[in-house]
RNA sequence: GCGAGGGUAGUUCAGGGGUAGAACGUCUCGUUGCCAACGAGAAGGUCGCGGGUUCGAAUCCCGUCCCUCGCU
Numbered sequence: 001g002c003g004a005g006g007g008u009a010g011u012u013c014a015g016g017g018g019u020a021g022a023a024c025g026u027c028u029c030g031u032u033g034c035c036a037a038c039g040a041g042a043a044g045g046u047c048g049c050g051g052g053u054u055c056g057a058a059u060c061c062c063g064u065c066c067c068u069c070g071c072u
Base pairs, nucleotide, nucleotide: 001071002070003069004068005067006066007065010024011023012022013021018055026042027041028040029039030038048064049063050062051061052060
């Protein structure tokens, strides 16, 4: 330099045009003498960044940055 895959909650990952989810973690409450476990609830996201298409973009297109792998 070329190609492929990836970047979404604190972490690991779903979601591939129509208000962004799960698990774990955090916080609160219940149960318990306390902890753990269990149950209920809550908080937490400019979907890497900048443009474009569209009534509408995490999703499609272009550019760009970063990570992994392959080729040279």